[in-house]
Molecule: small-subunit ribosomal RNA
Organism: uncultured bacterium
RNA sequence: AGAGUUUGAUCCUGGCUCAGGAUGAACGCUAGCGGCAGGCCUAACACAUGCAAGUCGAGGGGUAACGGGGAGUGCCUGCACUCUGCCGACGACCGGCGCACGGGUGCGUAACGCGUAUGGAAUCUGCCUUGUACUGGGGGAUAGCCUUUGGAAACGAAGAUUAACACCCCAUGGUAAGAAUAUGUGGCAUCACAUUUUCUUUAAAGGUUACGGUACAAGAUGACCAUGCGUCCUACUAGCUUGAUGGUAAGGUAACGGCUUACCAUGGCUACGAUAGGUAGGGGCCCUGAGAGGGGGAUCCCCCACACUGGUACUGAGACACGGACCAGACUCCUACGGGAGGCAGCAGUGAGGAAUAUUGGACAAUGGGCGGGAGCCUGAUCCAGCCAUGCCGCGUGCAGGAAGACGGCCCUAUGGGUUGUAAACUGCUUUUAUACGGGAAGAAACACCCCCUCGUGAGGGGGCUUGACGGUACCGUAAGAAUAAGGACCGGCUAACUCCGUGCCAGCAGCCGCGGUAAUACGGAGGGUCCGAGCGUUAUCCGGAAUCAUUGGGUUUAAAGGGUCCGUAGGCGGGAUGUUAAGUCAGUGGUGAAAGUCUGCAGCUCAACUGUAGAAUUGCCAUUGAUACUGAUGUCCUUGAAUCGAUGUGAAGUGGUUAGACUAAGUAGUGUAGCGGUGAAAUGCAUAGAUAUUACUUAGAAUACCGAUUGCGAAGGCAGAUCACUAACAUCGUAUUGACGCUGAGGGACGAAAGCGUGGGGAGCGAACAGGAUUAGAUACCCUGGUAGUCCACGCCGUAAACGAUGGAUACCAGCUGUCCGAUUUUCGGAUUGGGUGGCCAAGCGAAAGUGAUAAGUAUCCCACCUGGGGAGUACGUUCGCAAGAAUGAAACUCAAAGGAAUUGACGGGGGCCCGCACAAGCGGUGGAGCAUGUGGUUUAAUUCGAUGAUACGCGAGGAACCUUACCAGGGCUUAAAUGCAUAUUGACAGGGGUGGAAACACCCUUUCCUUCGGGCAAUUUGCAAGGUGCUGCAUGGUUGUCGUCAGCUCGUGCCGUGAGGUGUCAGGUUAAGUCCUAUAACGAGCGCAACCCCUGUCGUUAGUUGCCAGCAUGUAAAGAUGGGAACUCUAACGAGACUGCCGGUGCAAACCGCGAGGAAGGUGGGGAUGACGUCAAAUCAUCACGGCCCUUACGUCCUGGGCCACACACGUGCUACAAUGGUAGGUACAGAGAGCAGCCACACCGCAAGGUGGAGCGAAUCUUCAAAACCUAUCUCAGUUCGGAUCGGGGUCUGCAACUCGACCCCGUGAAGCUGGAAUCGCUAGUAAUCGGAUAUCAGCCAUGAUCCGGUGAAUACGUUCCCGGGCCUUGUACACACCGCCCGUCAAGCCAUGGAAGCUGGGAGUACCUGAAGUCGGUGACCGCAAGGAGCUGCCUAGGGUAAAACUGGUAACUGGGGCUAAGUCGUAACAAGGUAACC
Repeated sequence: AGAGUUUGAUCCUGGCUCAGGAUGAACGCUAGCGGCAGGCCUAACACAUGCAAGUCGAGGGGUAACGGGGAGUGCCUGCACUCUGCCGACGACCGGCGCACGGGUGCGUAACGCGUAUGGAAUCUGCCUUGUACUGGGGGAUAGCCUUUGGAAACGAAGAUUAACACCCCAUGGUAAGAAUAUGUGGCAUCACAUUUUCUUUAAAGGUUACGGUACAAGAUGACCAUGCGUCCUACUAGCUUGAUGGUAAGGUAACGGCUUACCAUGGCUACGAUAGGUAGGGGCCCUGAGAGGGGGAUCCCCCACACUGGUACUGAGACACGGACCAGACUCCUACGGGAGGCAGCAGUGAGGAAUAUUGGACAAUGGGCGGGAGCCUGAUCCAGCCAUGCCGCGUGCAGGAAGACGGCCCUAUGGGUUGUAAACUGCUUUUAUACGGGAAGAAACACCCCCUCGUGAGGGGGCUUGACGGUACCGUAAGAAUAAGGACCGGCUAACUCCGUGCCAGCAGCCGCGGUAAUACGGAGGGUCCGAGCGUUAUCCGGAAUCAUUGGGUUUAAAGGGUCCGUAGGCGGGAUGUUAAGUCAGUGGUGAAAGUCUGCAGCUCAACUGUAGAAUUGCCAUUGAUACUGAUGUCCUUGAAUCGAUGUGAAGUGGUUAGACUAAGUAGUGUAGCGGUGAAAUGCAUAGAUAUUACUUAGAAUACCGAUUGCGAAGGCAGAUCACUAACAUCGUAUUGACGCUGAGGGACGAAAGCGUGGGGAGCGAACAGGAUUAGAUACCCUGGUAGUCCACGCCGUAAACGAUGGAUACCAGCUGUCCGAUUUUCGGAUUGGGUGGCCAAGCGAAAGUGAUAAGUAUCCCACCUGGGGAGUACGUUCGCAAGAAUGAAACUCAAAGGAAUUGACGGGGGCCCGCACAAGCGGUGGAGCAUGUGGUUUAAUUCGAUGAUACGCGAGGAACCUUACCAGGGCUUAAAUGCAUAUUGACAGGGGUGGAAACACCCUUUCCUUCGGGCAAUUUGCAAGGUGCUGCAUGGUUGUCGUCAGCUCGUGCCGUGAGGUGUCAGGUUAAGUCCUAUAACGAGCGCAACCCCUGUCGUUAGUUGCCAGCAUGUAAAGAUGGGAACUCUAACGAGACUGCCGGUGCAAACCGCGAGGAAGGUGGGGAUGACGUCAAAUCAUCACGGCCCUUACGUCCUGGGCCACACACGUGCUACAAUGGUAGGUACAGAGAGCAGCCACACCGCAAGGUGGAGCGAAUCUUCAAAACCUAUCUCAGUUCGGAUCGGGGUCUGCAACUCGACCCCGUGAAGCUGGAAUCGCUAGUAAUCGGAUAUCAGCCAUGAUCCGGUGAAUACGUUCCCGGGCCUUGUACACACCGCCCGUCAAGCCAUGGAAGCUGGGAGUACCUGAAGUCGGUGACCGCAAGGAGCUGCCUAGGGUAAAACUGGUAACUGGGGCUAAGUCGUAACAAGGUAACC
């Protein structure tokens, strides 16, 4: 110090989460020791038991217990009893002091409670210190004791009697207090001090002489009071207050004071937050943080408050009193039922509550406290010990060597390697700690007592003596021996650390993102590793990170956020010069800021934690002295800010009146006739009762064409015919006036579009609601016809808008260019300069970017408003305003990990532009109808094997299922198997031939029987190791393939631009079939694609001339290159040429295009093929093959027979044949190309009607074989279900094959179905193409081939053109899409869950008011009774805690019912939004 998470990616905004530290903690797992700390955070809940405050006999009367003495009795001669206050002592009692400290807790308290700083001239203070003075005399009681008595007890009552340092009276009175007078000094107003005089009032106690007592003064300590400043949240708490604010008088108090009372006055507090409500003890300090801050208030220290709850006073120096009193209340206990007792928030401890917090311990040895003269007593304060890893700190669990890198585990590419790992074993060493034994502290200084010194009714110093709970503890020594001692969490990223197995969206994990659906480094286990370590993790809480409340240190055009606008109050801020002051400010000094804590130095425990000591700091407050730049205050002056005046102008600025024309509608009258109107198309509507149209006149209402414009004016909303009146504003000019009069503006006020509301008018047009007509699946809409409120006017409300520049106001400053409006100056009349407004473009700067840019979103200052994740929600409740509608203010629970801004790349659009394609159009021929073939779906089946399924499956894998194929089904066999290799062992076979059984596989039987160079070879059998699987996963894969698409695209390097994703290049202007080329150009180049190179074909040439050819010359035949020969031609097959927009003309910068141009066989890529960029579709294929993983192993392997893949109500695709005359049939006559061929092609001859058969040449092929058909000619048929069509069926055959039943093809004879050109819809094709005609081949025994792939023959029509459909390319635009429009997404309804609002009611809580009642008690009155007196009992008045009643307010809980909200893979209805979202969206 940062990181993760919104996106396809980016930048930003913004929230959520994590890494750190901490804790009085708790929980889980684990645990060796010690030191130092800490330990009910919850029920201020209830408490059994013990202890926590006593002491003094040197105050007193005394004598219950104990000891001693004395006396007596019994006598057992050392015991028992009795008596005796005589002594030590001492229960209870009187009295003194203490009990107000110490200890606990945090209920209450938002307060002078606390903190800090002052003041007390407004006060008190026991014990202590110092000083002065005094201490005389007298009196009566009362506890106790004794007697009697009540009661269960607690506790009393009566009588008699007694003491004091108890109580009372008198005297003294300098001193003290009060009052009054005078003088002086001082101060701070009242006053204070000193001196003097007078008056009044009040003291004492003794005691064994050690000690006490009284008065006054001073000190110290403690307490009290007052004041300044500081001290939590809520304004959805805005007004509060009657002793309230002040005065006078009196009372009261230690003291001031409305503290209390009477009277008088009407004040006092409050937006700088009163009052009310909620919460809370405050501080030193603690945690965190760089700091500023934020959070906390355990332990220790200071203050406060409280002591079962509430009230009250008494005593006392001090209390309204934790272990005192009285009363009331609640609770508990005792009880004889009449009455009583109690208060752990002291220390232990118990119950309860709770996630959770210890022993009913020891000692007063130390420190401290109370009493005492002292010894001493008391002390749960304190010091110690016990329990607890609760925290911090320290130590240990060994160290060194040791490689066969052991065994085992785990992993792997597995004969082997890696890792665990020097780890272990083993060898040597050490002994902290633990164990045993032995020694053994410091903490202790004293007081008292004794002695000595100084000294002298007393105090100080020295020496001696005495005292240890902890504790036989710390510590030290000795002994033996590695001996006694390691776990927890984590290992996907953040975040250090990885593999295997199991599981299979299950089980589970998770702080956030997220993991898990068969290859999980994320679940569970294991191995290994990482981090800490007697601990480690989890949970909770706080700070940090978070600049995420921003003073330091944020923002507001679009992310959340500028008020609709202006005026203006308080407040904040404010021009120039000069003087005074010194409040702020700055500096010095003084006081204070307790100690502890923090930091630093040093020191003590072996170190550390811990502790001691010294210093620093304590940022603060107060006082004082000085400085005077700035701010403030105040005085004087100035003119530039601001305002005023004068002049000149300007404008849709406002209000009221007058008026004009166009328009529309209506009315009247005329002309005129059948439609008008409206729409995408229609209909509703109007019209023969005369519409629409047209003419004239009249009436009414609203709005003002042209001018008119980034024009003007206004604060904004807004303002538009003309004109008049009134009013306001603004600008410019001026040697005018005032002299800072200014800016902003919380509350407040005024204005404020449209809609809406009220009252009264008005109403032409338009037009919510409504009605009708259409559209539609529906159409409560969009469209049409009507139409009411309203729109208009006057007056009054409302107070909101995307009231927007989504940009608050003011002032100053900071480059330019170019328009325009209103002024002024100037002018050469073009213009120029200048002031104010209003626009555009851009520099710097700013900004996340888009953008902004003198009219800032720049640089600065001032003031106001507003924001702090999304949703819930601008909602609920409360309040204010409003006639209402509603407006303003304005939450929470709950829920999500995002929501959002700008920009980028894509994709998409019922966006745009340009362009292309048999895409449409123009044509030709089909499909869809029929029959059949074939494939698919479905159905069926034992099986109908599997795959392919929009385009891109469906005559597809399959280029050929009768068996085989074959993977499927039924049945029957085999189990290392059908094949092969190696090793071991055995044998000399096996194989072959024949036979039997069987459907076959197979089983059984018979038969023949090895070779050898003796090393072995060969074969078989057995065993072992390796098999096999068309089983699964194409969503684990390779390879191959389809498609977009033969579309023109897809990228890279360097440079440049951008924060970045990314862009540029690749865009623009042209051009092209083309990202083809040219020009331009922050790009320049390059790659994969395009094109070309390759093959076929079209022309020519050269070479070659057989099996091909034959012009010329010969031979020869019926004919024939048949023969000699030829090498011309055709052809064959190799090499070349040729075509390149090369030439010409036109257009153009060029590229290029155009031309019925030339030439040429061919002309603008000549035609065709092969060739398929980056990528898309988790496209297809695990069944071609290969392959990871999983699965089967007497079977999911393998062999065999038979069956199935060929089924058949049906549906679809692809084809064939047709429906006929452009035809059928019969006869005749021609012309190909490309292929194939030896288990083959087969000439030819013969036989058969034919399929074919029987003979039989040639040919492994330019040599042999292989009929072309349409066409043409002739004849016939004459429009019919036919001489069309051939399905179906019957019969007979041929061929292949082991075998044609399921299930082959072909031939012949017979039979002769549907079908007469095919609905919606849909397909192919642009030239040697479509159409049509035949031929060949692969596969193959044969063939279901009408399929596929090739080959040639004949051989068209049409294209105006790009509006539309489909697909594609480029540019641009919008986007809320990115799984990318088959996208996203909204609302109701239905279901479940959750929190919440309202609500008849029900039930609590706290606080207050009024009335009634009213204990104890203070005070007042009285007091005939008691007392000598002081005084008291009693009675009574006021006040009050508490109780009761009443009506309201506030705030909770709950509730039938009800409202919306949120969440929840696959519910319903529609499709509102995002693209022009299909009616632009939104307020």